Context: one part of a larger RNA
RNA sequence: UUGGGCAUAAAGAGCAUGUAGGAGGUGAAUCGGGUUGAAAGUAAAAGCCACCAAAAACUGGCGGAAUGCUCUCAAAACUAAUUCACUUGAGUGAGAUAGAGGAGAGUAGAACUUCAUGUGUAUGAUUGAAAUCCAGAGAUAUACAAAGGAACGCGAAAAGCGAAGGCAGCUCUUUGGGUCCCUACCGAAGCUGAGGUGCGAAAGCAUGGGGAGUGAACAGGAAUAGACACCCUGGUACUCCAUGCCAUAAACGAUGAGUGUUCGCCCUUGGUCUAUGCGGAUCAGGGGCCCAGCUAACACGAGGAACACUCCCCCUGGGGAGUACGAUCGCAUGACCACAACUC
Numbered sequence: 001u002u003g004g005g006c007a008u009a010a011a012g013a014g015c016a017u018g019u020a021g022g023a024g025g026u027g028a029a030u031c032g033g034g035u036u037g038a039a040a041g042u043a044a045a046a047g048c049c050a051c052c053a054a055a056a057a058c059u060g061g062c063g064g065a066a067u068g069c070u071c072u073c074a075a076a077a078c079u080a081a082u083u084c085a086c087u088u089g090a091g092u093g094a095g096a097u098a099g100a101g102g103a104g105a106g107u108a109g110a111a112c113u114u115c116a117u118g119u120g121u122a123u124g125a126u127u128g129a130a131a132u133c134c135a136g137a138g139a140u141a142u143a144c145a146a147a148g149g150a151a152c153g154c155g156a157a158a159a160g161c162g163a164a165g166g167c168a169g170c171u172c173u174u175u176g177g178g179u180c181c182c183u184a185c186c187g188a189a190g191c192u193g194a195g196g197u198g199c200g201a202a203a204g205c206a207u208g209g210g211g212a213g214u215g216a217a218c219a220g221g222a223a224u225a226g227a228c229a230c231c232c233u234g235g236u237a238c239u240c241c242a243u244g245c246c247a248u249a250a251a252c253g254a255u256g257a258g259u260g261u262u263c264g265c266c267c268u269u270g271g272u273c274u275a276u277g278c279g280g281a282u283c284a285g286g287g288g289c290c291c292a293g294c295u296a297a298c299a300c301g302a303g304g305a306a307c308a309c310u311c312c313c314c315c316u317g318g319g320g321a322g323u324a325c326g327a328u329c330g331c332a333u334g335a336c337c338a339c340a341a342c343u344c
Stems, first nucleotide, its partner, number of pairs: 003316003008297001012312001014199004021192002025086006033079002035075004040070003048064002051061003091185002093182001095180003101175007112148003117143003124133001160167002204245006213239001218234004256311006264289011293300001317344003326337001328335002
């Protein structure tokens, strides 16, 4: 490389957008590049195959084949190209509609901590038990003011939204996408997508703020043979905000994207039609079973891991190793691309 694969055995890129490329709806007309058929030419000799002479062989003679190429004629289904049309794929519009989708601003209450004052007096706090710790300079408790930061109880759900990461108090402004329905418009403008570009939890980095609670590091107290831990008392960075980096996760459904086909049942979210007394029909989702099928099994099963097609990433025994070197990127930590010797 071929072949075979990629939920769990090696293997789906974290996610999107999109360039090149690949592959791609329906009906006509034209064309004749590809394609198909036929004829001719050519394909030196030797060689190959068959026959003849002779025969052990070389050899000699004669004929054939030689899927190729060139040219000519013809066909027009498919494919390519050009032109004209179509509407069912894609899209636009009208009317409804659900939602923690994004961004900015404002704001409420509970809890917590600190602090002022009053009441009040001896513990409080913690634990398996304790101690460190707090407290007569008046704690804990309680009452009423003040300040601060972070998170949003119940509703709440297998629910909803988003491409993924993710998104939840309330209000306002702004903004993206979806679904249903009518069928008005458009007319293949669609799918995938190497490179490229953008987004991308947490932690981390830079600058400036903020800092209630929690809390790596660290300190002390316990426990222990020891205890650089689990438990306790404290506590810095971080966690929060603004701006800029970083680009990784069990970034998981461990399941790439798109299209079509395929037995049924139950629940549920948002619509439409019908019935108006439960039900029925139909779209777009979210869950639980299951026929066929598939699978090594487990399981999957209209949201496929079924049956087919198109395009892309990736895999090829374990270790060495997601490492070395080198290139690119990054302020840095590092990220990305990525061997070999050797060994079993």